[in-house]
Molecule: Bacterial RNase P class A
Organism: Marivita lacus
RNA sequence: GAGGGCUGGAUGGCCGCCCCUUUCAUACGGGGGAGGAAAGUCCGGACUCCCUGAAGCAAUGGUGCCGGGUAACGCCCGGGCAGGGCAACCUGACGGAAAGCGCCACAGAGAACAGACCGCCCCGAUCUCGAUCGGGGUAAGGGUGAAACGGUGGGGUAAGAGCCCACCGGGGGGCUGGCAACAGCGCCCGCAUGGCAAGCCCCACCGGGAGCAAUGCCGAAUAGGGGGAUCGCGCCGCGUGUCGGCAGGGUCGCUUCAGCCCAGAUCCCCGGGUUGGCAGCACGAGGCCGGUGGCAACAUCGGUCCCAGAGGAAUGGUCAUCCAUCCUCGGGGCAACCCGAGGGGGACAGAAUCCGGCUUACAGGCCCUC
Numbered sequence: 001g002a003g004g005g006c007u008g009g010a011u012g013g014c015c016g017c018c019c020c021u022u023u024c025a026u027a028c029g030g031g032g033g034a035g036g037a038a039a040g041u042c043c044g045g046a047c048u049c050c051c052u053g054a055a056g057c058a059a060u061g062g063u064g065c066c067g068g069g070u071a072a073c074g075c076c077c078g079g080g081c082a083g084g085g086c087a088a089c090c091u092g093a094c095g096g097a098a099a100g101c102g103c104c105a106c107a108g109a110g111a112a113c114a115g116a117c118c119g120c121c122c123c124g125a126u127c128u129c130g131a132u133c134g135g136g137g138u139a140a141g142g143g144u145g146a147a148a149c150g151g152u153g154g155g156g157u158a159a160g161a162g163c164c165c166a167c168c169g170g171g172g173g174g175c176u177g178g179c180a181a182c183a184g185c186g187c188c189c190g191c192a193u194g195g196c197a198a199g200c201c202c203c204a205c206c207g208g209g210a211g212c213a214a215u216g217c218c219g220a221a222u223a224g225g226g227g228g229a230u231c232g233c234g235c236c237g238c239g240u241g242u243c244g245g246c247a248g249g250g251u252c253g254c255u256u257c258a259g260c261c262c263a264g265a266u267c268c269c270c271g272g273g274u275u276g277g278c279a280g281c282a283c284g285a286g287g288c289c290g291g292u293g294g295c296a297a298c299a300u301c302g303g304u305c306c307c308a309g310a311g312g313a314a315u316g317g318u319c320a321u322c323c324a325u326c327c328u329c330g331g332g333g334c335a336a337c338c339c340g341a342g343g344g345g346g347a348c349a350g351a352a353u354c355c356g357g358c359u360u361a362c363a364g365g366c367c368c369u370c
Base pairs, nucleotide, nucleotide: 001370002369003368004367005366006365007364009322010321011320012319013318014317015316017033018032019031020030021029035348039359040358042357043356044355045354046353047211048210049209050208052258053257054256055255056254057253060207061206062205063204064203065079066078067077068076069075080094081092082091083090084089095202096201100200101199102196103195104194117142118141119138120137121136122135123134124133125132126131127130150168151167152166153165154164155163169191170189171188172187174185175184176183177182215279216278217277218276225270226269227268228267229266230265231264234246235245236244237243238241248262249261250260251259286305287304288303289302290301291300292299293298323346325344326343327342328341329340330339331338332337
């Protein structure tokens, strides 16, 4: 210097708060009472209700190298590639630009079926004989830019140019290794398609919505409303039925299939909202220890433990002693530091249905690896 893990004051007295236990009910006694992030509410689930079910399509949102882990993930682990670092290591919106469309400011001659400003070279004319004008060639050099239509070197040429050659880069195809991403090594091609998909889009995969103030139960009165039973309910057929066939309409964005429903009358039953109580709600993808498999994430087996449960919301206050640490004074010591006295003094933060992650905040201390 880099990577990772742990910890996050201790003990006691007094006064209080919430829950459990005991009780008919209190009181007393006994037991328990915040975090690594309880936070942001950013992802992924469990659970609950709503939408009639399935398949396909469309629309819309998300994810995006490969393999694995997981209940699942945008998380984690391992690997590949690219970039950075002397290195340990760190970082990565890391699929497709040869499907199509679009965009590329300023500068610049030219910005994507390129282009010639300065320059270089050839030819012709003129003259003051190395310049000017005209015609043509070129893209090496200069210049502009984030980017100029492969790069470096050599040959070649009037000057030049993949025009030719070597190496590098690129494309195609093959072999080998690897589950794969990909890597390595020959062969062919003189080069043929610049960048942007944190622009539309294409491809692959995933996704219904709302959230515990979900939701269920109990409980006083009335209306709208809801449910059930009976009669009844398009056409045809007979076997006259809780029958069969045909047809119409309604019901998830569309289609298909399936399912369900169908005018009206009578009777019976239920009955919201508000406030309150109970459940949801504390045994769980659970913690700790050990074994086994795996590089690891993790899986599995055995043992052991029970660990907040409020709900306008408890988990607090105060005193003393000690500890980490800081300051001052005195003494000792070459110094690191030690002894004594006094004073200060412990970060970020506060559960609200519960889990798995990510991100953010965090005084100080300890440990491991490189």